[in-house]
RNA sequence: GAAUUAUAAAGAAGAGGGGAGAGACCAGGCUCAGGGAUCCUCUGGCAACCUCAGCACAAAAGCUUGAAAGGUGCCAAAACCUGUUCCCAUAGCGGGAAACUUAUAAUUG
Repeated sequence: GAAUUAUAAAGAAGAGGGGAGAGACCAGGCUCAGGGAUCCUCUGGCAACCUCAGCACAAAAGCUUGAAAGGUGCCAAAACCUGUUCCCAUAGCGGGAAACUUAUAAUUG
């Protein structure tokens, strides 16, 4: 780097470094940002994918059960919103479902 499956409208701080744009790509918006953002490190925390225990089972699958030591992950705004298809509705604004893409985890090779 690839594939599969699951999840993504909840939740979560401070200090130090650094010094210009950043919020995944592209575009249109909209936000954050020298009163120091994005990013990195440390501490702290959130959560519960793996893990452990429990229930269940022939074995599994499964659980809206518990723990949080370990492996990750995450800690502005719905993955910030929209852009593809379908359905509904409107004078207009819009709503829902799916797909694509992205992120995270586990497995595979």
A computed fold for a 109-nucleotide RNA from a Bacteroidota bacterium, annotated as SAM riboswitch aptamer (S box leader). It matches the Rfam family "SAM riboswitch aptamer (S box leader)". About the family: The SAM riboswitch is found upstream of a number of genes which code for proteins involved in methionine or cysteine biosynthesis in Gram-positive bacteria. The model forms 94% of the base pairs in the Rfam consensus. The sequence was found by an Rfam model in a public genome assembly.